[in-house]
C1' cells in the first nucleotide's frame, strides 16, 4: 500500500383506552417505521440482501413528483404523494401481531499472516 488468505466481533425499525363488528393491533380512521453498497447526505436513482421457484445453471421480487439552493442533488430544503417478502391468525384481508429466526445475510469494523 490495502492486493491475497485466515480469523474475530457487529449487522432491521414500527400501532391504537379510536370506529364498525359476534370476531379485526389484519377492514375504516388516524398514527408510526425505513437493512447494505454506490452517488452531493436516498425506503421510492443504480445495484445488493433477506424471501419465493429451481437438482443445478438460473429466474421472480415494491414505490416520486413539483419548486428552491448549488459547479454538481429523483439524495439537501419546501410542498404534496407513494411503497412494503413468505407462512400463520380458531371468527376478519397484516410493512407494524405471531412464526421460520438464539437462524441467515448484503455488508461494516478489527486482528494476524503473506505479497508488492
Nucleotide at each position: 500500500u490495502u492486493c491475497c488468505g485466515u480469523c474475530u466481533u457487529c449487522a432491521g425499525g414500527g400501532c391504537g383506552u379510536g370506529g364498525u363488528g359476534a370476531a379485526a393491533u389484519u377492514c375504516c380512521c388516524g398514527a408510526c417505521c425505513g437493512g447494505c453498497g454506490g452517488u452531493a447526505c436516498a425506503g421510492c436513482c443504480c445495484g445488493c440482501g433477506a424471501g419465493c421457484c429451481a437438482a443445478u445453471a438460473g429466474g421472480c421480487a415494491g414505490a416520486c413528483a413539483a419548486g428552491g439552493u448549488g459547479c454538481g442533488a429523483u439524495u439537501c430544503c419546501u410542498u404534496g404523494g407513494c411503497c412494503g417478502a413468505c407462512a400463520g391468525u380458531a371468527u376478519a384481508c397484516a410493512g407494524u401481531c405471531u412464526g421460520g429466526a438464539u437462524g441467515g445475510a448484503a455488508g461494516a469494523a478489527g486482528a494476524c499472516g503473506g505479497g508488492c
FMN riboswitch aptamer (RFN element) from an uncultured Verrucomicrobiota bacterium, 116 nucleotides, folded computationally. Rfam family: FMN riboswitch aptamer (RFN element). Rfam's curators write: The RFN element is a highly conserved domain that is found frequently in the 5'-untranslated regions of prokaryotic mRNAs that encode for flavin mononucleotide (FMN) biosynthesis and transport proteins. It was read from a public genome assembly, where an Rfam model found it.